[in-house]
The RNA shown here (transfer RNA) has 73 nucleotides and comes from a Candidatus Tayloriibacteriota bacterium. The organism belongs to Candidatus Tayloriibacteriota, within Bacteria. Its Rfam family is "tRNA". By type it is a transfer RNA. About the family: Transfer RNA (tRNA) molecules are approximately 80 nucleotides in length. Rfam links the family to the GO term triplet codon-amino acid adaptor activity.
RNA sequence: UCCGCGGUAGCUCAGUUGGUAGAGCGGCGAGCUGUUAACUCGUUGGUCGUAGGUUCGAUCCCUACCCGCGGAG
Numbered sequence: 001u002c003c004g005c006g007g008u009a010g011c012u013c014a015g016u017u018g019g020u021a022g023a024g025c026g027g028c029g030a031g032c033u034g035u036u037a038a039c040u041c042g043u044u045g046g047u048c049g050u051a052g053g054u055u056c057g058a059u060c061c062c063u064a065c066c067c068g069c070g071g072a073g
Stems, first nucleotide, its partner, number of pairs: 001072007010025004019056001026044006049065005
């Protein structure tokens, strides 16, 4: 320098033939208990890496850039 994959909640990850996003764990509150833990219920969660473009509408399509991993030279 070039190619591929990835970047979404505090963490691990889903979600796309375009219609403004979910799970588990975690946090908080309550129940239960002699007390913790476990369990149950409720609740809390996001500028979808950044900036533009296309579109009535973008996590999703296009372009550039940034970061991580792998490969080629």